The prediction has a mean pLDDT of 83. Predicted 3D model of a 598-nucleotide part of an RNA (large-subunit ribosomal RNA, domain I) from Nitrospira sp. Its Rfam family is "Bacterial large subunit ribosomal RNA". The RNAcentral record of the full RNA draws on ENA.
Context: one part of a larger RNA
RNA sequence: GGCGCAUGGUGGAUGCCUUGGCACUGGGAGCCGAUGAAGGACGUAGGAGGCUGCGAUAAGCCUCGGGGAGCUGUCAACCGAGCGUGGAUCCGAGGAUGUCCGAAUGGGGAAACCCGGCACGAGUGAUGUCGUGUCACCCGCUGGUGAAUAUAUAGCCAGUGGGGGGGAACGCGGGGAAGUGAAACAUCUCAGUACCCGUAGGAAGAGAAAACAAAUAGUGAUUCCGUGAGUAGUGGCGAGCGAAAGCGGAGGAUGGCUAAACCGUGGGCGUGUGAUACCCGGCAGGGGUUGCGUUCGCGGUGUUGUGGGGUUCAUCUUCUCAGAUCUGCCGGUCUGGGCUGCAGUGAGAAAAGAAUGUGUUAGCCGAAGUGGCUUGGGAUGGUCUGUCGUAGAGGGUGAGAAUCCCGUAGGCGAAAACAUGUUCUCUGCAGUGGUGGAUACCCGAGUAGCAGCGGGCCCGUGAAAUCUGCUGUGAAUCUGCCGGGACCACCCGGUAAGCCUGAAUACUUCCCAGUGACCGAUAGCGGAUUAGUACCGUGAGGGAAUGGUGAAAAGUACCCCGGGAGGGGAGUGAAAUAGUACCUGAAACCGUGUGCCU
Numbered sequence: 001g002g003c004g005c006a007u008g009g010u011g012g013a014u015g016c017c018u019u020g021g022c023a024c025u026g027g028g029a030g031c032c033g034a035u036g037a038a039g040g041a042c043g044u045a046g047g048a049g050g051c052u053g054c055g056a057u058a059a060g061c062c063u064c065g066g067g068g069a070g071c072u073g074u075c076a077a078c079c080g081a082g083c084g085u086g087g088a089u090c091c092g093a094g095g096a097u098g099u100c101c102g103a104a105u106g107g108g109g110a111a112a113c114c115c116g117g118c119a120c121g122a123g124u125g126a127u128g129u130c131g132u133g134u135c136a137c138c139c140g141c142u143g144g145u146g147a148a149u150a151u152a153u154a155g156c157c158a159g160u161g162g163g164g165g166g167g168a169a170c171g172c173g174g175g176g177a178a179g180u181g182a183a184a185c186a187u188c189u190c191a192g193u194a195c196c197c198g199u200a201g202g203a204a205g206a207g208a209a210a211a212c213a214a215a216u217a218g219u220g221a222u223u224c225c226g227u228g229a230g231u232a233g234u235g236g237c238g239a240g241c242g243a244a245a246g247c248g249g250a251g252g253a254u255g256g257c258u259a260a261a262c263c264g265u266g267g268g269c270g271u272g273u274g275a276u277a278c279c280c281g282g283c284a285g286g287g288g289u290u291g292c293g294u295u296c297g298c299g300g301u302g303u304u305g306u307g308g309g310g311u312u313c314a315u316c317u318u319c320u321c322a323g324a325u326c327u328g329c330c331g332g333u334c335u336g337g338g339c340u341g342c343a344g345u346g347a348g349a350a351a352a353g354a355a356u357g358u359g360u361u362a363g364c365c366g367a368a369g370u371g372g373c374u375u376g377g378g379a380u381g382g383u384c385u386g387u388c389g390u391a392g393a394g395g396g397u398g399a400g401a402a403u404c405c406c407g408u409a410g411g412c413g414a415a416a417a418c419a420u421g422u423u424c425u426c427u428g429c430a431g432u433g434g435u436g437g438a439u440a441c442c443c444g445a446g447u448a449g450c451a452g453c454g455g456g457c458c459c460g461u462g463a464a465a466u467c468u469g470c471u472g473u474g475a476a477u478c479u480g481c482c483g484g485g486a487c488c489a490c491c492c493g494g495u496a497a498g499c500c501u502g503a504a505u506a507c508u509u510c511c512c513a514g515u516g517a518c519c520g521a522u523a524g525c526g527g528a529u530u531a532g533u534a535c536c537g538u539g540a541g542g543g544a545a546u547g548g549u550g551a552a553a554a555g556u557a558c559c560c561c562g563g564g565a566g567g568g569g570a571g572u573g574a575a576a577u578a579g580u581a582c583c584u585g586a587a588a589c590c591g592u593g594u595g596c597c598u
Stems, first nucleotide, its partner, number of pairs: 001597009015583001016548002020519002022516007029508002031166002039101003042055003046079002049075003061095006070083003106115003116135007137163009170201001171199005181188001185236001211219002223250005233241002255500003258444001262300010275289001277290001278287002280331006305478001307443003310439007319338007339431006352425010363412003369385001370401001371384004386403002388392001394406003449473007459485001480495005535542002555582001558569004
């Protein structure tokens, strides 16, 4: 030196564990914000720092509930000083306070800082100073004031209501790629995806047929799921893309409101002496510009496709009382009260209260061995023998515990707040519409249609309808107009150019309960540990590592060596080769002892 064997050091793999994650299910909740949010800065405890809580009333204040013996959060002890059965700490509900920054909003600003005006108050001999409140901008409404310029308008001022910013995904809208695929690439695809912008809600959007269909069969708003179907189609007919009707389900509201014609009323403008206009109709009397045209506002009416409505005539019918309509009678119309009926804050108008039920936000009760023997440090193990079970889910306890503890099954519970249901008060509407005839007044206009160029539909310009954008042109009112895939005829369906609308659907920042042929510390979130921390970067941004003594600190008193570090005894413990560099403790690597070989 090599090869073995044994025994150590180093190192931290492996095994076991889990405080943390991941995915999903069911339920809840689904917005917060000028009454100052989200997110922060700085403070705040008797004692330094981090986290948590809180805000100069600062680990807290008040009220109302729960609860019942200890408490003064945590890392994390120690000391001090206190509180509590006259009910503390703690848990829940409601309230108070809430520095400074931040939309940040009195002005400024390099966020958490600087400097003001006004009103009232404190203080000073007076000034300085301090406290409370208030002062940004934009939009709507109301009122005032008020130019060039006479009426007016713009502008200005005040009051009042709203907006602004944040938020994980989901929604709707406006813009909108490329890598890629086509085995290259240009139409095409990726994809209306990613991304950017705007904007809303707890959902959004869509939605009450100018629909679909087709057999002179039918369906009857929308949405979502399954199927139809990888079908019909489309496509350098390549790669690919890719429906609908129908049928079966979920859920249901074949739901509502307007514009116009006509009537009434008010404002503006124009016109106006015709007593034969007009004042509800008829008759009689009376009034004296009250009229007419046009436009705008408000109220009534009206809302449909077997077309509907208006106006007008005839006819049938009408809950009741009072009043008005220039006067009287008849008829009609209108207003108010009572009664009856219907409906209601989820659209169609809108606000408040009471009673009561259910649920949520604290909690409470809750069965049955701490039996014998045995092993052990320890019984929850073994064995013998009991008990409960609407509870043998789960966790903890010195090893596998229904019966030890917390729980579990089951049952009970709210002063207050919130959610939701019902009833009543309350609010709104109706109590006249029908039938027949006439009339041709209305039925959503720069719209439909057409042309050009685009987009979007299964549809890439195609025979290319339907839908839609820009530009140009430009109708009709029911004897009208649109659609049924060029276009025409017939037939069928519908009634555009106004608006609203619950549920079934999407999602999960968040809360509760639960599940896992999910992970188990190089895994699982980046993050089990000071984590978006340390650290890096001017910045946008990037972004770690570090878990485990033991049942219990019982964390080694005392003695010895050493300057210390560290160790040897002694002691604790079941174990110390479990000693805080701590469970197990692999390999590389480094030793020691010994055997053999050289």